[in-house]
This is a predicted structure of a 349-nucleotide part of an RNA (small-subunit ribosomal RNA, central domain) from Epimenia babai. It matches the Rfam family "Bacterial small subunit ribosomal RNA". The RNAcentral record of the full RNA draws on SILVA. The prediction has a mean pLDDT of 90.
Context: one part of a larger RNA
RNA sequence: CUGGGCAUAAAGGGCGUGUAGGCGGUCUGGAAAGUUAUGGUUGAAAUCCUGCGGCUCAACCGCAGAACAGGCUGUAAAACUACCAGACUUGAGGAUGGCAGGGGGGUGUGGAACGAUCGGUGGAGCGGUGAAAUGCGUAGAUAUCGGUCGGAACACCGGUGGCGAAGGCGACACCCUGGGCCAUUCCUGACGCUGAGGCGCGAAAGCGUGGGGAGCAAACAGGAUUAGAUACCCUGGUAGUCCACGCUGUAAACGAUGGGUACUAGGAGGGGGUCCUUCUCCGGGAUCCCUUUCGGAGCUAAUGUCUUAAGUACCCCGCCUGGGGAGUACGCACGCAAGUGUGAAACUC
Numbered sequence: 001c002u003g004g005g006c007a008u009a010a011a012g013g014g015c016g017u018g019u020a021g022g023c024g025g026u027c028u029g030g031a032a033a034g035u036u037a038u039g040g041u042u043g044a045a046a047u048c049c050u051g052c053g054g055c056u057c058a059a060c061c062g063c064a065g066a067a068c069a070g071g072c073u074g075u076a077a078a079a080c081u082a083c084c085a086g087a088c089u090u091g092a093g094g095a096u097g098g099c100a101g102g103g104g105g106g107u108g109u110g111g112a113a114c115g116a117u118c119g120g121u122g123g124a125g126c127g128g129u130g131a132a133a134u135g136c137g138u139a140g141a142u143a144u145c146g147g148u149c150g151g152a153a154c155a156c157c158g159g160u161g162g163c164g165a166a167g168g169c170g171a172c173a174c175c176c177u178g179g180g181c182c183a184u185u186c187c188u189g190a191c192g193c194u195g196a197g198g199c200g201c202g203a204a205a206g207c208g209u210g211g212g213g214a215g216c217a218a219a220c221a222g223g224a225u226u227a228g229a230u231a232c233c234c235u236g237g238u239a240g241u242c243c244a245c246g247c248u249g250u251a252a253a254c255g256a257u258g259g260g261u262a263c264u265a266g267g268a269g270g271g272g273g274u275c276c277u278u279c280u281c282c283g284g285g286a287u288c289c290c291u292u293u294c295g296g297a298g299c300u301a302a303u304g305u306c307u308u309a310a311g312u313a314c315c316c317c318g319c320c321u322g323g324g325g326a327g328u329a330c331g332c333a334c335g336c337a338a339g340u341g342u343g344a345a346a347c348u349c
Stems, first nucleotide, its partner, number of pairs: 004320003007303002012317001014201004021194003025088006033081002035077008049065006091191001092188003095184005103177007110154001114150008125136002162169002206247006215241002220236004258316006266294012298305002322349003331342004
């Protein structure tokens, strides 16, 4: 290389966008690069193969033939692929009219809870646990009422409900803005799919500068528990959690399942449109999109999966090749650092 694979055995890139490249709808005509047919020429000899022969056989050797990956070149064909020209509308995109949505960014507003603070009432406990203690409280706590301030998160609605490429997104109003679906079938006319590199996005934690800080809470301190208790429980508590800007670039970044297209039984639900129907609702029917669950065939080692495939096929990308050593060392790149990306070998079983 061929070949086999990637839900759970090793293996799908965290997710997009897109360059090169690979692949690509229907019809007509052309030319003939690939392709096919048929010639020519070359493919040294030896080797291999076939036949015959020589050493007593064989190995070995000789003769003849065949064969040889292919290369070059002539002629012919035109189905397929590529190419050139023209055309088409079903792929793709656009237009017009609607629809749903926690999709994204910004500004402002609200109530509950919580903490602080001021004042009133009140007067001995509160808090916490398995039980306690540390802690708080006569300098008046806990409880309760009223005022003020602050930060963070948005109960109910809320749902195998919705939206987003993924990460993710949930109070309300306004402004800016992305995507999707449906209907019409009006326009463009293959404009498509994938995508090595590249570029962008990317939970939490972490880092830099400046703010903010109610609650929670690594570290830390104390109280308990215990043989010990650098824990689990309790009382405190700083980074952090929040905001702005910049970095980091990881994850059980999971459906552990890359993307696209087509095809292949059904049943029951949820969400968004359109059309028809006793057009008044409740309903019923048709159709498109998203989604949940069960399931026949098929597939699978089994579990399971099953029109949202892990079925049947094609196209493109990524990845795997025994365990440990090791996601380590070294080199390189990136980063402020933490570290990240790429990524071995000796040795060993």